Predicted 3D model of RNase P RNA and transfer RNA as a complex of 415 nucleotides. Rfam match: Bacterial RNase P class A. It is annotated as a ribozyme. The coordinates come from a structure-prediction model, not an experiment, and the mean pLDDT is 81.

C1' cells in the first nucleotide's frame, strides 16, 4: 500500500422568532426548566407490578437440554470442553439417552436391522444345462450395507488369527465439572440411521394481564331466553380429590363513553476505585432524564458541512430477533514492498 | 396497547413425512341444441405467504420474518 476478522461509539451542527406537552413559581400577564430510539418495531422469552382465595396433592401439559459461572430471571451473557470450517485473526453448531422399550427408514437393492445371497469366489456332483454345500473378501442398489490397512492363514475367504490405527469399557493420573491423556490392562469389536418420531432421564413453570387494578361522578328497563339444579354451579387455567363462595355462566336488550390514581426515582445514568480471565459484583461521589389520553417533541428564517439511513415513547425494566444510508476510533490477521 | 386464529388453483375448502399436491365452483375446447342454460367428455391452471435449519426425503417438523382477520372498556 492491499485483502480481511472482531469490537465500540455516532445518526446533520449551531443561533434567532414562533407554537406544542409536561412540572414548578406567579393574583395574572408570564417565566423557569425537561421533552423519543438504538431499536420505541416484531411481541419471541425472562422479571418486577397488580387482581384472582399468596395457588395443597395426584395426572397430564408447557419449555429448557455439553459443563460451570453471572444474574431477580432467562431460552440471554460470560468462561471453558467437543464438533465443523478457514491459510489466519476468527466464525459457525437445538451439542442429553438410539446395549430402556415402540416406530419409521418410500424407490432401487439379494438383504434396511430377530437377517440375508442377485451376480461372483470356492469345493463335489454331472458330458452340458445345472444342483448341493461353504464364503461374504470383490462387483452392483442406495442417503445409509455390520471397522481400515499389511501380513498370515484357507479348497476360497472370513476378527479366522496377529501388528497397527480406529471403537468400547475398567484402571489411574489432570481438571470443580463437561472432558482430557504420549498412560496400563481387557473386549475381537459387543451389533447402522432417525429422538426439530413418541418415548426415557434432568431441572423449570399457578393463572391472568395496566382495557390489570384502585377511587370518584354520570345515565338507565337491575329487563329478557338459554343451560345447571345443592349427588349442582362457580372460583379452577385441561382432569380428578381438597378446599370456598351460594345461586352461577352464556346470549340478547339498555345506559355510559368523564375525571383522578395506577404513571414513572429506577434491578437507574455518569465518574472513579476494588476484586474477578470474563460476565458481573462491591463501594465512594454526583445527577433527575418524555409522562400523552385523539394522544405533544414542529414550522419558518440564517449561516456551514461529508446534504443526514431505518424509524416515533403509551405500565416499567433484562435480553433475543428484525430493519438500518453514512461516518469515526480501537485491537488483531495475512499478502507485497521497502528501511 | 393486550389476547388470539389463519394463509393451499382465480374463490371455497381437502391433504399433516415418501402425490405427477387433489375436490366443488369458475375458466378454455369439443359433443348436444336452430340458439342459450343445463348435461356429457377432454385440457388448463400452484413459489404450498417468505428464508433459514432438521431428515436420505419437508405442504406437513423445529425457528425467524411477512401479511390477514377475530376478540377485549365501565355501570345495572
Nucleotide at each position: 500500500g492491499g485483502a480481511g476478522u472482531c469490537g465500540g461509539c455516532u445518526c446533520g451542527a449551531c443561533a434567532g422568532u414562533c407554537g406544542c406537552c409536561g412540572u414548578g413559581c406567579g393574583c395574572g400577564a408570564g417565566c423557569a426548566c425537561g421533552g423519543a430510539g438504538g431499536a420505541a418495531a416484531g411481541u419471541c422469552c425472562g422479571g418486577g407490578c397488580u387482581u384472582c382465595a399468596c395457588a395443597g396433592g395426584g395426572c397430564g401439559c408447557g419449555g429448557u437440554g455439553c459443563c460451570a459461572g453471572g444474574u431477580a430471571a432467562c431460552g440471554c451473557c460470560u468462561g471453558g470442553g467437543g464438533g465443523g470450517c478457514g491459510a489466519g485473526a476468527g466464525c459457525c453448531c437445538a451439542c442429553g439417552g438410539a446395549a430402556a422399550g415402540u416406530g419409521c427408514c418410500a424407490c432401487a437393492g439379494a438383504a434396511a436391522a430377530c437377517a440375508g445371497a442377485c451376480c461372483g469366489c470356492c469345493a463335489c456332483c454331472g458330458c452340458a444345462a445345472g444342483g448341493u454345500g461353504g464364503c461374504a473378501a470383490g462387483g452392483g442398489u442406495g442417503a445409509a450395507a455390520a471397522g481400515g490397512u499389511g501380513c498370515g492363514g484357507u479348497a476360497a475367504g472370513a476378527g479366522c488369527g496377529c501388528a497397527c490405527c480406529g471403537c468400547g469399557u475398567c484402571g489411574c493420573g489432570g481438571g470443580u465439572a463437561a472432558c482430557c491423556g504420549u498412560c496400563g490392562g481387557c473386549g475381537g469389536c459387543a451389533c447402522g440411521g432417525c429422538a426439530a418420531a413418541c418415548c426415557c432421564c434432568a431441572c423449570c413453570g399457578g393463572a391472568a394481564g395496566c382495557a390489570a387494578g384502585g377511587c370518584c361522578a354520570a345515565a338507565u328497563a337491575g329487563g329478557g331466553a338459554u343451560g345447571c339444579g345443592a349427588u349442582g354451579g362457580c372460583g379452577u387455567g385441561g382432569c380428578c380429590c381438597g378446599c370456598g363462595c351460594c345461586g352461577c355462566a352464556u346470549c340478547c336488550g339498555g345506559g355510559u363513553a368523564g375525571g383522578c390514581c395506577g404513571c414513572u426515582c429506577g434491578a437507574g445514568g455518569c465518574g472513579g476505585c476494588u476484586g474477578g480471565u470474563g460476565a458481573c459484583a462491591g463501594c465512594c461521589g454526583u445527577c433527575c432524564c418524555a409522562g400523552a389520553u385523539g394522544a405533544a417533541u414542529g414550522a419558518c428564517u440564517g449561516u456551514c458541512c461529508u446534504c443526514g439511513a431505518c424509524a416515533g415513547a403509551a405500565c416499567c425494566c433484562g435480553g433475543c430477533u428484525u430493519a438500518c444510508a453514512g461516518g469515526c476510533c480501537g485491537a488483531c490477521u495475512c499478502c507485497u514492498c521497502c528501511c | 396497547g393486550c389476547c388470539u386464529c389463519g394463509g393451499u388453483a382465480g374463490c371455497u375448502c381437502a391433504g399433516a413425512g415418501g402425490a405427477u399436491a387433489g375436490a366443488g365452483c369458475a375458466g378454455c375446447c369439443g359433443c348436444c341444441u336452430c340458439c342459450u342454460a343445463a348435461g356429457c367428455g377432454g385440457c388448463a391452471g400452484g413459489u404450498c405467504g417468505c428464508a433459514g435449519g432438521u431428515u436420505c426425503g419437508a405442504c406437513u417438523c423445529c425457528u425467524g420474518c411477512c401479511c390477514g382477520g377475530g376478540g377485549c372498556g365501565c355501570c345495572a